[in-house]
RNA sequence: GGGGACGUAGCUCAGCUGGGAGAGCGGCGCGUUCGCAACGCGUAGGUCGAGAGUUCAAAUCUCUUCGUCUCCA
Numbered sequence: 001g002g003g004g005a006c007g008u009a010g011c012u013c014a015g016c017u018g019g020g021a022g023a024g025c026g027g028c029g030c031g032u033u034c035g036c037a038a039c040g041c042g043u044a045g046g047u048c049g050a051g052a053g054u055u056c057a058a059a060u061c062u063c064u065u066c067g068u069c070u071c072c073a
Stems, first nucleotide, its partner, number of pairs: 001072007010025004019056001027043005049065005
């Protein structure tokens, strides 16, 4: 220098036929217990890496760019 994959909640990730932003774990509160753990119920938490474009509508399509991993030179 060139090719490919990935970037979504604190962590691990799902969602890519364009229309609801989600799961598990973790956090907080309540219940249960003498108390803790476990369990049950509830709740908070997101500029979907960044910018632009297409569209009535973009996490999803297009372009540019940043970062990580990897292959080739």
Transfer RNA from Alkalidesulfovibrio alkalitolerans DSM 16529, 73 nucleotides, folded computationally. The coordinates come from a structure-prediction model, not an experiment, and the mean pLDDT is 81. NCBI's taxonomy places the organism under Bacteria, Thermodesulfobacteriota, Desulfovibrionia, Desulfovibrionaceae, Alkalidesulfovibrio alkalitolerans. The RNAcentral record of the sequence draws on Rfam.